[in-house]
RNA sequence: CUUCUAUCCAGAGAGGCGGAGGGACCGGCCCGAUGAAGCCUCGGCAACCAGGAGCGUAACUCGCGACAUGGUGCCAAUUCCGGCAGGGAAACAAUCUGGAAGAUAGAGG
Numbered sequence: 001c002u003u004c005u006a007u008c009c010a011g012a013g014a015g016g017c018g019g020a021g022g023g024a025c026c027g028g029c030c031c032g033a034u035g036a037a038g039c040c041u042c043g044g045c046a047a048c049c050a051g052g053a054g055c056g057u058a059a060c061u062c063g064c065g066a067c068a069u070g071g072u073g074c075c076a077a078u079u080c081c082g083g084c085a086g087g088g089a090a091a092c093a094a095u096c097u098g099g100a101a102g103a104u105a106g107a108g109g
Base pairs, nucleotide, nucleotide: 001109002108003107004106005105006104007103008102013042014041015040016039017038021031022030023029025083026082027081028080043075044074045073048071049070050069051067054064055063056062079101084098085097086096087095
């Protein structure tokens, strides 16, 4: 970089350095000198993977699984909302469904 599978309306921030951007892209709308990105420290959320007390099973390499030790991830706004197609409508809009794109994890190339 790419393929497949799963998930994405829940949850969780302080301090230091830094000094103008950030929310993937585009449009919108937001956040930002009452301090953006990035880096560091500490803290937290969650339970995807590994682990795993315990329970189930005649038994297991099987099923469920408290916990949170390790590997990731995450800690403004639903993935902030939309983008394409369909339903809806005279046409828009609201709204609903599916998709695309993106993010994360696991497995593979």
The prediction has a mean pLDDT of 87. A computed fold for a 109-nucleotide RNA from a Chloroflexota bacterium, annotated as SAM riboswitch aptamer (S box leader). Its Rfam family is "SAM riboswitch aptamer (S box leader)". Rfam's curators write: The SAM riboswitch is found upstream of a number of genes which code for proteins involved in methionine or cysteine biosynthesis in Gram-positive bacteria.